Record summary: Predicted 3D model of a 72-nucleotide RNA (transfer RNA) from Nitrospiraceae bacterium AH_259_D15_M11_P09.
C1' cells in the first nucleotide's frame, strides 16, 4: 500500500426496497413479611458520517471514520 468483514436501543442480535424489532437491562405494577425468582406493562434509535440511485434506502451503489481478519 492492497483485499475482506463488522458497526442497528445502555448490552448481546436480528431486519436482502413499504410503519426498525427480538432477548437482557432500566421504571412502574402484580405476587411475597421482605429479597430474590416469576408474571404483566413501559421507556429507549440522528440504523457510524456524508453524497447518489429510487415514489419510498437499515436494505442497492460511492467516498469516509472506528475496529477486527488476511496478504505485502
Nucleotide at each position: 500500500g492492497c483485499g475482506g468483514g463488522u458497526g442497528u436501543a445502555g448490552c448481546g442480535c436480528a431486519g436482502u426496497g413499504g410503519u426498525a424489532g427480538c432477548g437482557c437491562a432500566u421504571c412502574g405494577g402484580c405476587u411475597u413479611c421482605c429479597c430474590a425468582a416469576g408474571c404483566c406493562g413501559u421507556u429507549g434509535g440522528u440504523c457510524g458520517g456524508g453524497g447518489g440511485u429510487u415514489c419510498a434506502a437499515u436494505u442497492c451503489c460511492c467516498c469516509u471514520c472506528a475496529c477486527c481478519c488476511g496478504c505485502u
Rfam family: tRNA. It is annotated as a transfer RNA.